This is a predicted structure of a 72-nucleotide RNA (transfer RNA) from Aerococcus sp. It matches the Rfam family "tRNA". The family's RNA type in Rfam is transfer RNA. Rfam's curators write: Transfer RNA (tRNA) molecules are approximately 80 nucleotides in length. RNAcentral holds the sequence, with entries from ENA. Model confidence (mean pLDDT): 82 of 100. The organism belongs to Aerococcus, within Bacteria.

[in-house]
């Protein structure tokens, strides 16, 4: 330099045109306990950036940025 795959809470993930963006761990609060752990309940927190297509974009298209893999 060229090609391919990918980018979603603190972490790992689901959703692949349409419902309040899913679940788990973590974090915070509460219940339980003499205290802690376990268990249960509740809450907070996310679509890399810009543009386009569409009635509607996490999803499709383009550019940029970043990560990984391959070729040279």
């Nucleotide at each position: 330099g060229c090609g391919c795959u990918c980018g979603u809470a603190g972490u790992g993930u689901a959703a692949u045109g349409g419902a309040u963006a899913u679940c788990a761990c973590a974090u915070a609060g509460g219940a339980u306990u003499c205290c802690g752990g376990u268990u249960c309940c509740u809450a907070u927190a996310a679509u890399u950036g810009g543009g386009g297509u569409u009635c509607g974009a996490u999803u499709c298209c383009c550019c940029a940025c970043g990560a990984g893999c391959g070729c040279a």